[in-house]
Order: sequence, then C1' cells, then structure tokens
RNA sequence: CGGUGGUGCAGUGGUAGCACACCUGACCAACAAUCAGGGGGCCUGGGUUCGAUUCCCGGCUG
Repeated sequence: CGGUGGUGCAGUGGUAGCACACCUGACCAACAAUCAGGGGGCCUGGGUUCGAUUCCCGGCUG
C1' cells in the first nucleotide's frame, strides 16, 4: 500500500457496477459469431452512525 462474483478491475456514508468467463433461450443442418435473459461478490471481529463496501480500531493475508 492492497484484499469487492470464477478472473481482471471500478465504485461511493443511502439497494454494488463493467469487461471477460459460466448457464438458459433465440438464430443455424451443426458449430462459431450475434441477439435476449439469468446466477454468482464487498477478507474477518468490533466501534461510530438512522444507515458502513465506504470512516475508526484489532486480527488474518499478499
């Protein structure tokens, strides 16, 4: 200094988003591509706050 879906990254005190990947459907003789839809995540324990992924402290880890 960092830790956020499977991977790579955004995000910000007020329902967490993008790309790729994955699943289903459409299309096709079939596959791919394309189109439509879907599932899945804030390292952990406390504190502050009406409300914490965001602020503060400890722990774990790189």